[in-house]
């Protein structure tokens, strides 16, 4: 780089340098001269492996401790697509079928992150 598997509603920021972007990407929405990104220093948080310690079994599964290796420190991955169920809304009423809106539960797609493999 590519696959592959697992998680992804929680957690964590001052500072210097800097000078207008950022939040992958579409569309929103949002953050930003009360200084963006990027770089540096030092804190910090604890997802995955790695060490250690139990528990449980059959080579597995699980809880703790550490902060080594990666990793992260605005907003659910900020929301979205497609189906389902509720309400609302408009349409003279009822009822049904459709639109529109929210709020709620699955699913997929595309992204992060680690482990493996090629």
């Nucleotide at each position: 780089u590519u696959c592959u598997u697992a998680u992804c509603a929680a957690g964590a920021g001052a500072g210097g340098u800097g000078g207008a972007g950022g939040g992958a990407c579409c569309g929103g929405c949002c953050c930003g001269u009360u200084g963006a990104a990027a770089c540096c220093u030092c804190a910090g948080c604890a997802a995955c492996c790695a060490g250690c310690c139990g528990c449980u079994g059959g080579u597995g599964g699980u809880g703790g401790u550490c902060a080594g290796g990666u990793g992260c420190u605005a907003a659910u991955u900020c929301c979205u697509a497609c189906a389902g169920a509720a309400g609302c809304a408009a349409a003279g009423c009822a009822g049904u079928c459709g639109u529109g809106c929210u709020u709620u539960u699955g699913u997929a797609a595309a992204g992060a992150u680690a482990a493996g493999a090629a």
Annotation:
This is a predicted structure of a 118-nucleotide RNA (SAM riboswitch aptamer (S box leader)) from Bacillus taeanensis. The RNAcentral record of the sequence draws on Rfam. The coordinates come from a structure-prediction model, not an experiment, and the mean pLDDT is 78.